The RNA shown here (FMN riboswitch aptamer (RFN element)) has 128 nucleotides.
The coordinates come from a structure-prediction model, not an experiment, and the mean pLDDT is 75.
It was read from a public genome assembly, where an Rfam model found it.
């Protein structure tokens, strides 16, 4: 110095608006929000990852179950401009948002659920 491991910290945003109604932050109008890695250049809608759901393997448990790994599933963009290079920047017009709950249907309320994940940073550590 490099690689692997370990430890610590960090690690998701958004309606006290108007209308209808017995009832809606769920419908209608309007408003608002955008996790993580990558990509010649800054991305909700390019590629991939994570959270939800389904199935299976292994291990643990008397059992309800738990841990871990694998597979499936998993939304949405165009046009113009600049540029060597952009579906990423600028302009315009669009689109999308799991599951359970609820006097009535939810990206924004409540819940699993933040002591977590993808991952990021740091370290006096260990091994090669």
């Nucleotide at each position: 110095a490099c690689a692997a491991c370990c430890c610590u910290u960090c690690g998701g945003g958004g309606g006290u608006g108007g209308g209808u109604g017995c009832a809606a932050u769920u419908c209608c109008c309007c408003a608002c929000c955008g996790g993580c890695g990558g990509u010649c250049a800054c991305a909700g809608c390019c590629c991939g990852c994570g959270a939800a759901g389904a199935g299976g393997g292994u291990c643990c448990g008397g059992g309800u179950g738990g841990a871990u790994c694998c597979u499936c599933c998993c939304g949405a963009u165009a046009c113009g401009g600049u540029g060597g290079a952009a579906u990423g920047c600028c302009g315009u017009a669009g689109c999308c948002g799991a599951c359970g709950g609820u006097c009535a249907g939810a990206g924004u309320c409540c819940g699993g659920a933040a002591u977590g994940a993808a991952g990021a940073a740091g370290g006096u550590g260990u091994u090669u």